Model confidence (mean pLDDT): 81 of 100.
A computed fold for a 1456-nucleotide RNA from an uncultured prokaryote, annotated as small-subunit ribosomal RNA.
RNA sequence: AGAGUUUGAUCCUGGCUCAGAACGAACGCUGGCGGCAGGCCUAACACAUGCAAGUCGAACGCAUCCUUCGUGGAGACUGGCGCACGGGUGAGUAACGCGUGGGCACCUGUCCCGGGGUGGGGAAUAACCGCUGGAAACGGCGGCUAAUACCGCAUCCGCCCGGGUUCGGCCGGGGAACGGCGCCCUAAGAGGAGCCCGCGUUGGAUUAGCUUGUUGGUGAGGUAAUGGCUCACCAAGGCUACGAUCUAUAGCUGGUCUGAGAGGAUGAUCAGCCACACUGGGACUGAGACACGGCCCAGACUCCUACGGGAGGCAGCAGUGGGGAAUAUUGGACAAUGGGCGCAAGCCUGAUCCAGCCAUGCCGCGUGAGUGAAGAAGGCCUUAGGGUUGUAGAGCUCUUUCACCUGCGAAGAUGAUUACGGUAGCAGGAGAAGAAGCCCCGGCUAACUCCGUGCCAGCAGCCGCGGUAAUACGGAGGGGGCUAGCGUUGUUCGGAUUUACUGGGCGUAAAGGGCGCGUAGGCGGUAUGUCAUGUCAGGGGGGAAAGGCCUUGGGCUCAACCUAGGAACUGCCUUUGAAACUGACGACCUAGAGUACGGGAGAGGAUAGCGGAAUUCCCAGUGUAGAGGUGAAAUUCGUAGAUAUUGGGAAGAACACCGGUUGCGAAGGCGGCUAUCUGGCCCGUUACUGACGCUGAGGCGCGAAAGCGUGGGGAGCAAACAGGAUUAGAUACCCUGGUAGUCCACGCCGUAAACGAUGUGUGCUAGCCGUUGGGGCACCUAGUGUCUCGGUGGCGCAGCUAACGCGUUAAGCACACCGCCUGGGGAGUACGGCCGCAAGGUUAAAACUCAAAGGAAUUGACGGGGGCCCGCACAAGCGGUGGAGCAUGUGGUUUAAGUCGAAGCAACGCGCAGAACCUUACCAGCUCUUGACAUCCCAAUCGCGGUAACCGGAGACGGAUACCUUCAGCUCGGCUGGAUUGGAUACAGGUGCUGCAUGGCUGUCGUCAGCUCGUGUCGUGAGAUGUUGGGUUAAGUCCCGCAACGAGCGCAACCCCUGCCCCUUAGUUGCCAUCGGUUCGGCCCGGGCACUCUAGGGGAACUGCCGGUGAACAAGCCCGAAGGAAGGCGGGGAAUGACGUCAAGUCCUCAUGGGCCCUUACGGGGCUGGGCUACACACGUGCUACAAUGGCGGCGACAGAGGGCAGCGACCCCGCGAGGGUGAGCAAAUCUCCAAAAGCCGUCUCAGUUCGGAUUGUUCUCUGCAACUCGAGAGCAUGAAGUUGGAAUCGCUAGUAAUCGCAGAACAGCAUGCUGCGGUGAAUACGUUCCCGGGCCUUGUCCACACCGCCCGUCACAUCAUGGGAGUUGGCUUUACCCGAAGGUAGUGCGCUAACCAGAAGGAGGCAGCCGUCCACGGUAGGGUCAGCGACUGGGGUGAAGUCGUAACAAGGUAU
Repeated sequence: AGAGUUUGAUCCUGGCUCAGAACGAACGCUGGCGGCAGGCCUAACACAUGCAAGUCGAACGCAUCCUUCGUGGAGACUGGCGCACGGGUGAGUAACGCGUGGGCACCUGUCCCGGGGUGGGGAAUAACCGCUGGAAACGGCGGCUAAUACCGCAUCCGCCCGGGUUCGGCCGGGGAACGGCGCCCUAAGAGGAGCCCGCGUUGGAUUAGCUUGUUGGUGAGGUAAUGGCUCACCAAGGCUACGAUCUAUAGCUGGUCUGAGAGGAUGAUCAGCCACACUGGGACUGAGACACGGCCCAGACUCCUACGGGAGGCAGCAGUGGGGAAUAUUGGACAAUGGGCGCAAGCCUGAUCCAGCCAUGCCGCGUGAGUGAAGAAGGCCUUAGGGUUGUAGAGCUCUUUCACCUGCGAAGAUGAUUACGGUAGCAGGAGAAGAAGCCCCGGCUAACUCCGUGCCAGCAGCCGCGGUAAUACGGAGGGGGCUAGCGUUGUUCGGAUUUACUGGGCGUAAAGGGCGCGUAGGCGGUAUGUCAUGUCAGGGGGGAAAGGCCUUGGGCUCAACCUAGGAACUGCCUUUGAAACUGACGACCUAGAGUACGGGAGAGGAUAGCGGAAUUCCCAGUGUAGAGGUGAAAUUCGUAGAUAUUGGGAAGAACACCGGUUGCGAAGGCGGCUAUCUGGCCCGUUACUGACGCUGAGGCGCGAAAGCGUGGGGAGCAAACAGGAUUAGAUACCCUGGUAGUCCACGCCGUAAACGAUGUGUGCUAGCCGUUGGGGCACCUAGUGUCUCGGUGGCGCAGCUAACGCGUUAAGCACACCGCCUGGGGAGUACGGCCGCAAGGUUAAAACUCAAAGGAAUUGACGGGGGCCCGCACAAGCGGUGGAGCAUGUGGUUUAAGUCGAAGCAACGCGCAGAACCUUACCAGCUCUUGACAUCCCAAUCGCGGUAACCGGAGACGGAUACCUUCAGCUCGGCUGGAUUGGAUACAGGUGCUGCAUGGCUGUCGUCAGCUCGUGUCGUGAGAUGUUGGGUUAAGUCCCGCAACGAGCGCAACCCCUGCCCCUUAGUUGCCAUCGGUUCGGCCCGGGCACUCUAGGGGAACUGCCGGUGAACAAGCCCGAAGGAAGGCGGGGAAUGACGUCAAGUCCUCAUGGGCCCUUACGGGGCUGGGCUACACACGUGCUACAAUGGCGGCGACAGAGGGCAGCGACCCCGCGAGGGUGAGCAAAUCUCCAAAAGCCGUCUCAGUUCGGAUUGUUCUCUGCAACUCGAGAGCAUGAAGUUGGAAUCGCUAGUAAUCGCAGAACAGCAUGCUGCGGUGAAUACGUUCCCGGGCCUUGUCCACACCGCCCGUCACAUCAUGGGAGUUGGCUUUACCCGAAGGUAGUGCGCUAACCAGAAGGAGGCAGCCGUCCACGGUAGGGUCAGCGACUGGGGUGAAGUCGUAACAAGGUAU
């Protein structure tokens, strides 16, 4: 310090997630030792038991025990001090509660310092004794008694209170205790309380108003003390947008965690403060409490009870139950520290110090060290060689920390005393001995293989893994990390600049308010003076201690930990000073702002009037059959006279041309003309005012269209509605009608893509070109040029921007103020409030859910986008297919099996260039098991093999016979090789699966013209440029231009065939012009190579030349001409197929050392028979036809190419024929297949025929071991469908289509198929609008699996959270009233009464009681608010394969 994740890729925005640190933690697995710390976060839930506050005999009486008689020690009671500390908890509290800094009207037991005083009396009472009540708790009556208990009096510097007052003081009243310890008064201190104030201290405005003791005053009461603290009276105030009130939550702080910091989160342990003590209320005592282990009352709960009545309060320490994921011992000691009492000894102390439990955390240590390669065994992997675990182990040599055993044994303790503790530590001893796990290994993120599993089981923090080769699941081996721990979960901060003070944004990503006026507030021009608010500097105070950082040291062996000191602790208070800036005040200025004056433009606003064109309607005329409307129609109007046309009239609404990226207005918006009223703006002049300014939360006003109310108006248009069409449907688009509405007046509504998606204002920062409104200057002034102010546009520098773009009209550089944003969905929704007549508007969430949602740009792909251009793509033609019969392939069906594959084009006469057996992979049956085939080993043999024939059997196979043949090399060794047989183990074998594990090969787009690279340049980048543009081409072909320059794979050419011309070479098997011979005839013979031809080589054509065309003297094209055999790649491909696409096809061509599966086998091998040939059907491809351009008969001419020895087979003979017999010639320019057929002549005469030939019967032929299933052919007989083929669809542009035959491959045989060959030989192409496919450029895009894409809504199902809901249950709160305990207070007090007074009657004073008032709990009635449940209901989210449609994305097919 960053990383992963949106995309095909990119940049940006933006969320989610991870790596870090931390914890009072919990859970899982594991666990050796020690030190130091920590340990109910939940039920402030309920608590059994024990302990946690006593002490003093030197205050007092009683009373008991012991006695060494000195006294010592128990007990309850009176009395004193303490119990208000210490300890616990965080419920309440949003508060002067806390923090910080100040202040005062106050009190203070004990303690410290100083001063003073301390006299004399009195009356009771507990204990105790007696009687007595009660179950108990606890009492009652009578009697005795003491005090430092209680009550008067005296004294008292000073003090307090009251009164009057001459303001000096005086008068009156109040207060003590002893013999010592002490006590009292007083002054001061220390420490501790109390109260007041400034500042700070959570969220919510869907809480906006709150308040009647309320705010203040006067007086009184009360308190230690100020004060509405309380009361009476008076006044009507007080708080609040700088957030009152209400509500939710919360103890606050030092600190702690995190962070670079600023911050954020937190408030365990330790420390300070506060609050509380079962819940609520109350006071008493006291220096101090409204009191945790005190009291009274009320309530709930628990316990005891004799039912009458009582007792209790662990949020003290242990402990129990309960709750919970979860948190310890009913331990020891007062030795230390501290506290209470005491003169002290001492007693008490669950404060505290220790111990116990717990890996809860931090820190330290150990589980051994050295050596050791045969790199052991085993495991795992393997390409089978090896690699790895791994010096790791074993072995050998050492050591003993920790633990263990034995012995000694502290400090803590100033003189004594030690719970801890026989602890820490020290010494000795034995022995490698007792001591390692957890998580992870796809990326982020360090670490990889095998097996198992097969979208299953499972994993997962995010992205995502798993559907048969999973580094992601589970196991194993190996590896990585940490280590007595390791992981997981939870929480906090960080990363997150993702709330942005430091440090973000708002044109399009979320985000500028629809616009203005303006209140509070914020901010504010120039020069100057004073002050000193902010600001700055110095000093002082304070910032508790502890803790943290840094630093200097110290103590435990180190560390953690502990400890001494320094520094620091932004804030706060105070003081001294400075005066630039800010502020306040005074006074000045004119550059901001405004006023005045002179001009100007304008669809600015309001009201009234006027105008013409058009539309519709009405009247009348002319006129006749249609009009209207549409893609086409229909609804509709019209013979009752429409439409059309002419004239007249009526009505309402809107204002053509001008008209313009022109003008005006704040925005919405404003358009005929005239008048009136009126707002704003601009220019010029410089006179005046003198900062009067800018912005603007709330507020107020304006605010398109639609809509609402009342009343008018209503021509046209036109939601709704009706009809007609369209359509699968059509509640739409189109058409015919048509009502609200649109118009006017008044009143509401208050929203829009109210947009420049750009708040307002000010200043600054290059220009150029338009346009609009004014003004100045110059000139050769009817205009031009130039300068300037205001507006409105286009381009553009710098700069900015993610990019697009913006660019003096900023989205640049700055300032001021306002509004707004913080992932998508849920949702601008619900609830609540406000507004509205309503519609609705405004303000505005949450649960839940997703890992994205987005912006800009890029490359593609696509478009019922555009442009340009190709192709038998259409069109123009010719012939077919689709109908029939048959052939063939496929589907389906059927079957024991009909093997398998191929599936739109690009499967279907395809693999198959040929299934009777074989092939053959399928089925049935029989049969073999190292196997039909390969390698290795052992043994035997060299009779291995072949021919003929026999037996059993369907055959494989088994058995048996005869004959022929008798391996090679050699070092001569049964040595080696080879072959066969037998045997054994490894193995063979598989047309079994996976073409989605593969190689190779192939199809297809497509012989389409494209696909890329290097360097450079541009861009943040993906990428672009080049390859685009202008021409041109069949072509990315070529030329020109150009930030590109070059290059590669493709194209073309090179290659072959062919056509035509020529030359040359060579003439046999070819040829025959000339010569000779010869025949019935034939190059038959001789001869020749001139010609044809054959097959080698070469020439010729290249847009080369001319004219025109072309932006171009370019490329190129076209026209024409010349020349030429051929003229514009001459024709063609047998060859060539770019980068790539389709997980295209093929594991059954082959390969596969990819994987899986079978192995005496349903899967290998052999054999017989069957099947691949089935047949209601459907489809593809063909053949033959339907006839006269034909059939039949006759005649009989002309090819090319190819094949041939297990072959082609002539001539001749036989057969009607298929064919048979014979066999010449020929390994072929020689012989042969070989007959070419369409052709020509005759006949038939339009019919199911002399067409057509299916089917069937029968007789044959050939091949073959064998034609039954199941071959081909021939003869005779039979003579089906079919009369030109619906929708639809295919081929072809010239030697082509059509038509005619010939040959070949494979093959024993089998051809309508396939591959070739030649013969005859057309028609048409205007053209590129349309269909299909393709290329280039451009455009749009929400597509990228790329339009066979994406995607919306209803419905149905499941599930989740949520709103409404008759109501119902509960909490909190509030108003009115009732009740009113304890207690305080006021009154009363003829019931009672020791101290004092007394005249002895009584009084003063006090107590009980009674009464008034305040008040807790409780009650009645009502309101507010929150929460739970709720029949039913609303929408929402989510959920591989449901239904209906097709809304959006392309012009998305009606632009949104």
Rfam family: Bacterial small subunit ribosomal RNA.